[in-house]
RNA sequence: CGGCGCUAACCGGGGAACUGGCGGUUCCCUGUACCCACAAUCCGCCUCAGUGGGGGCUAAUUCCCUACCCCCGGCCUCGCUGUGUAGGGCCUGCCCCCGGCGGGCGGCGUUGAUGGUUGGGUCCCGCGCAAGGCAAUCUUGGUGAACCCCGCCAGAUCCGAGAGGAAGCAACGGUAGCUGAGUAAUUGUCUGUGCCGCGGAAUACCUGGCCUGAGCCAGCCACCGGGGUAACGCCUGGACGGCGUUGUCAAAGGUGGGGUGCGUCG
Numbered sequence: 001c002g003g004c005g006c007u008a009a010c011c012g013g014g015g016a017a018c019u020g021g022c023g024g025u026u027c028c029c030u031g032u033a034c035c036c037a038c039a040a041u042c043c044g045c046c047u048c049a050g051u052g053g054g055g056g057c058u059a060a061u062u063c064c065c066u067a068c069c070c071c072c073g074g075c076c077u078c079g080c081u082g083u084g085u086a087g088g089g090c091c092u093g094c095c096c097c098c099g100g101c102g103g104g105c106g107g108c109g110u111u112g113a114u115g116g117u118u119g120g121g122u123c124c125c126g127c128g129c130a131a132g133g134c135a136a137u138c139u140u141g142g143u144g145a146a147c148c149c150c151g152c153c154a155g156a157u158c159c160g161a162g163a164g165g166a167a168g169c170a171a172c173g174g175u176a177g178c179u180g181a182g183u184a185a186u187u188g189u190c191u192g193u194g195c196c197g198c199g200g201a202a203u204a205c206c207u208g209g210c211c212u213g214a215g216c217c218a219g220c221c222a223c224c225g226g227g228g229u230a231a232c233g234c235c236u237g238g239a240c241g242g243c244g245u246u247g248u249c250a251a252a253g254g255u256g257g258g259g260u261g262c263g264u265c266g
Stems, first nucleotide, its partner, number of pairs: 001266006010056002012030005020046005034054005063259007073249003078244006085237004091233001092230001093232001095228006103221003106217003115211008124200005129194002131191007138182006149174003157166003
């Protein structure tokens, strides 16, 4: 160096998650790569870190280690942003209300602002007067007490020898009561009453006189303060997504370097 036989290794890898850690089951990427059993309230193990059973292939273009290129994809940091969600109000922008101010616009003002003073009216209170309503008194009818109202009392009753007397129902005449009408007067009471009177209160509104002589008002905007609201804006939290960025791992693909037995025959 060659032939034959055998053995280690290999028959997928990576990310996430889980775990003290490793690998597997699970999800995702890669893309083709033996089969069976186990496994998420997990399964099997311990740095030689799936276990068990069966099968294939072989010491190298094929197994092991390592460097680099490229890069699917994942994870991490930070920023911007979208959707929807919970909350906030000393973020108070938008919106609503109130107050202030008078800078701007506007309105009123020498045909007199403002202020002062003095009247009148409206409004309010008290009293009075008047008007009206009601009730009582009053006037006038009706009715009217079986008895327990009055007068007069036929008949009947009682007393009496009689003359006569007594009590007394009905009728009649009245009265109380009940009821109708009237309304001149009186009293009481009430008022959606009054070009009414007197007094008061008040200064809100209207208006007159006199004095003064240039400001006044606060409708809109601006500004200041207070209150409300929470749809929107804004702020905060967390959810899902998009874009970019930092770091890290990295499949597939590619380039290079190194390493790896045993037996036997020639």

The RNA shown here (Bacterial large signal recognition particle RNA) has 266 nucleotides and comes from an Armatimonadota bacterium. The RNAcentral record of the sequence draws on ENA. Its mean pLDDT, the model's own confidence on a scale to 100, is 78. The source organism's lineage runs through Bacteria, Bacillati and Armatimonadota. A source record names the gene ffs. Its Rfam family is "Bacterial large signal recognition particle RNA". Rfam's curators write: The signal recognition particle (SRP) is a universally conserved ribonucleoprotein involved in the co-translational targeting of proteins to membranes. By type it is a non-coding RNA gene.